[in-house]
RNA sequence: UCUGUAGCUCAGUGGAUAGAGUCCUGGUUUCCGAAACCAGUGGUCGCAGGUUCGAAUCCUGUCAGA
Numbered sequence: 001u002c003u004g005u006a007g008c009u010c011a012g013u014g015g016a017u018a019g020a021g022u023c024c025u026g027g028u029u030u031c032c033g034a035a036a037c038c039a040g041u042g043g044u045c046g047c048a049g050g051u052u053c054g055a056a057u058c059c060u061g062u063c064a065g066a
Base pairs, nucleotide, nucleotide: 001066002065003064004063007022008021009020010019015053024040025039026038027037028036046062047061048060049059050058
């Protein structure tokens, strides 16, 4: 100096219910499976504090990694 957000890989330039792919579960389909399609579960945004009407986002400290 950079990074830290779902089990994993990552988006998200102060405002909306925090999202996508993948994984997993269920369904449709199939003789069975895979694939495909549809639906669903899953998050104290590393931690603590501050600024603000409002913070994943800005500021400070701290922890971990490169």
Predicted 3D model of a 66-nucleotide RNA (transfer RNA) from a marine eukaryotic metagenome.
It matches the Rfam family "tRNA". By type it is a transfer RNA.
Its mean pLDDT, the model's own confidence on a scale to 100, is 80.